[in-house]
RNA sequence: UCCGAAGUAGCUCAGCCGGUCAGAGCAGCUGACUGUUAAUCAGCGGGUCGCCAGUUCGAAUCUGGCCUUCGGAG
Numbered sequence: 001u002c003c004g005a006a007g008u009a010g011c012u013c014a015g016c017c018g019g020u021c022a023g024a025g026c027a028g029c030u031g032a033c034u035g036u037u038a039a040u041c042a043g044c045g046g047g048u049c050g051c052c053a054g055u056u057c058g059a060a061u062c063u064g065g066c067c068u069u070c071g072g073a074g
Base pairs, nucleotide, nucleotide: 001073002072003071004070005069006068007067010026011025012024013023019057028044029043030042031041032040050066051065052064053063054062
């Protein structure tokens, strides 16, 4: 320098054929249960979907550029 993959909640990831409200598990917080903790059950909060622009009535999703990480070629 070139090619490919990945980037979504604190962590691991789903969603990626454009349209319901952006979700799950774990973690956190509150409550119930109990001698207490743990476990279990119920509930709650938490996100500029890596960044910037474009297309569109509408973008996590499509297009372009850039950044970071991983792999490959030279």
The RNA shown here (transfer RNA) has 74 nucleotides and comes from a bacterium. Rfam family: tRNA. Rfam describes the family as follows. Transfer RNA (tRNA) molecules are approximately 80 nucleotides in length. It is annotated as a transfer RNA. Model confidence (mean pLDDT): 81 of 100. RNAcentral holds the sequence, with entries from ENA.